[in-house]
RNA sequence: CCAGGCGGCCAAACGAUCGCGUGGCUUCGGCCAUGAGGAAAGUCCGAGCAUCGCAGGGCAGGGUGCCGGUUAACGACCGGUGGAGGCGACUCCAAGGAAAGUGCAACAGAAAGAAACCGCCCUGGACAGGCCGUCACGCCACUUGUGGCGGUGCGGACAGACCGGGGCAAGGAUGGAAAGGCGAGGUAAGAGCUCACCCGCGGCUUGGUAACAAGCAGGCGCUGUAAACCCCACCUGAUGCAAGAUCCGAACGAGGCGAUACGGUUGCCCGCCGUGCCUCAAAGAGAUCGCUGGAGCCGCGUGGCGACACGCGGCCUAGAUAGAUGAUCGUUCAACGACAGAACUCGGCUUACGACCGCGCUGGUUUG
RNA sequence: GCCGCCCUAGCUCAGUUGGCAGAGCAGCCGCCCUGUAAGCGGCAGGCCGUGGGUUCGAGCCCCACAGGCGGCCCCA
Numbered sequence: 001c002c003a004g005g006c007g008g009c010c011a012a013a014c015g016a017u018c019g020c021g022u023g024g025c026u027u028c029g030g031c032c033a034u035g036a037g038g039a040a041a042g043u044c045c046g047a048g049c050a051u052c053g054c055a056g057g058g059c060a061g062g063g064u065g066c067c068g069g070u071u072a073a074c075g076a077c078c079g080g081u082g083g084a085g086g087c088g089a090c091u092c093c094a095a096g097g098a099a100a101g102u103g104c105a106a107c108a109g110a111a112a113g114a115a116a117c118c119g120c121c122c123u124g125g126a127c128a129g130g131c132c133g134u135c136a137c138g139c140c141a142c143u144u145g146u147g148g149c150g151g152u153g154c155g156g157a158c159a160g161a162c163c164g165g166g167g168c169a170a171g172g173a174u175g176g177a178a179a180g181g182c183g184a185g186g187u188a189a190g191a192g193c194u195c196a197c198c199c200g201c202g203g204c205u206u207g208g209u210a211a212c213a214a215g216c217a218g219g220c221g222c223u224g225u226a227a228a229c230c231c232c233a234c235c236u237g238a239u240g241c242a243a244g245a246u247c248c249g250a251a252c253g254a255g256g257c258g259a260u261a262c263g264g265u266u267g268c269c270c271g272c273c274g275u276g277c278c279u280c281a282a283a284g285a286g287a288u289c290g291c292u293g294g295a296g297c298c299g300c301g302u303g304g305c306g307a308c309a310c311g312c313g314g315c316c317u318a319g320a321u322a323g324a325u326g327a328u329c330g331u332u333c334a335a336c337g338a339c340a341g342a343a344c345u346c347g348g349c350u351u352a353c354g355a356c357c358g359c360g361c362u363g364g365u366u367u368g
Numbered sequence: 369g370c371c372g373c374c375c376u377a378g379c380u381c382a383g384u385u386g387g388c389a390g391a392g393c394a395g396c397c398g399c400c401c402u403g404u405a406a407g408c409g410g411c412a413g414g415c416c417g418u419g420g421g422u423u424c425g426a427g428c429c430c431c432a433c434a435g436g437c438g439g440c441c442c443c444a
Base pairs, nucleotide, nucleotide: 001364002363003362004361005359006358007357008356010354012332013331014330015329016328017327018326020035021034022033023032024031025030037339041350042349044348045347046346047345048344049240050239051238052237061236062235063234064233065232066080067079068078069077070076081095082093083092084091085090096231097230101229102228103225104224105223117172118171119168120167121166122165123164124163125162127160129158131156132155133154135153136152137150138149139148140147141146142145180198181197183195184194185193199221200220201219203216204215205214206213207212244289245288246287247286248284253280254279255278256277257276261275262274263273264272265271296315297314298313299312300311301310302309303308333337369440370439371438372437373436374435378393379392380391381390387424395411396410397409398408399407417433418432419431420430421429
C1' cells in the first nucleotide's frame, strides 16, 4: 500500500426571524420552558398493564429443543461443547430421539432395507472338442526292431457352451444414498469368517457442574428423512390501550316501587289514559382518566472472562386525538447531508441506511 | 394502532400425504365458409412475488422481505 476480520461512535453544527404541539405564568397584549429514532419501521418473540374466563388437575392445540449461566421474562444475550466454512484473523449452525412405532425414498436399478441382473464357485445330466502319453490296433518306410503317420480304441490332465440344483455377496452396472473402510490370512468361490490399523455405536475408567474430551478393553456394525406423523423434556387460558375505567345523559322505550296518591274520562265503582320516584338501556367526530417517573437515563466505583449484578452521586427527557416537532436566511463542515416521523410502555430480534474512528487482528506485495 | 388472509401463463383460477406445472378465456397457425363470426384441429406462452434454509429432490415444509386485500372503534 492492497484485500479482509472484529469492535466502537455520530446521526450536520451554531445563530436569527416566522409558525405548530404540550406545560407554566399572565397586567389577557403576550412571555418563559420544552418538543422523534437508531431503527420511532416490520409486528416476529418476551413481559408489564387492562377486561373476560378460571377450585384443582388432565386432554387437545401452539411453542421451544447441545451444556452452563444472565434476565422480570424470552425463541434474546453471554461463555463453553460438537459440527460446518475460510490459507488465516474469524464467522455460521431449528444442534433432543431414526436402537419405540408408522409413513416416504419419484426416475434409474436385480434390489431402497432387505435383495441377486451380470458375475464368481461347487455339483448333476446330456454334448461336442482340441492337447498329452504312445499301452493296444491299422498303414507306410527301411538300417528288421526301430522311426513316422492316424476321421480308431484306452488312459491322463485341460478348458468350453447348454439345461437343472445349490453356495456367495468380492467385482460390474444404477442411484443423492447399496449393507462399516482398507490390507493380509482364509476359502470350492467368498464373506468381520479371522487378524492388524482406522471409522461409528454401546460399555468401563479418568477429567469436567455439564454438553463433552482423553484413555482402556474389544461387545456390536445399525441406510436416509422428525423445517413427515410421532416419542421425550420443558413452557403455554383468551383478547389487546380501537384493552378498559369514570362522568354528562337528547329521543323512543323496558322493568320495578307505591299500592289507589293526583288529574282526566259523566256523580260513584270497575276499567282505561296521563303524571311521580328508582333502575336499565341509550344519541353524541361527548368529557376526563388510562398517558408517561420507568425492570428509566448518565457518571464513577466494586465483583464477574462475559452477558450482567450491586453500591454511591446526579438528572427528568414529547404525550397528541385529524393528530405538533416545520419553513426561510446567514456562517461553518471538501459535502445541502443517507434510511427514515412517536400514538400505552418496556426488553430483544429482523429489515432499511450515510459518514467516521480504533485494533499489540489476519493474508499478500514492495522497500529497508 | 391491533388482528387475519392472499400472491401460479396476458386475464380468471386448479394444483396434498414433497417426485416431469395444468384448465378456461385471450394470442398465433391451419381447416370449414363466397366472406366474417361461431365451430374443429394444432402451437406458443411460467425461473410458481423476492431472497435464504431443510431435503437426493420444494409451487407445496421453515425463516426473512416486498406487494395487495379484509376485519376490529360511537366516528374518522
Two RNAs folded together computationally: RNase P RNA and transfer RNA, 444 nucleotides in total. Its mean pLDDT, the model's own confidence on a scale to 100, is 75.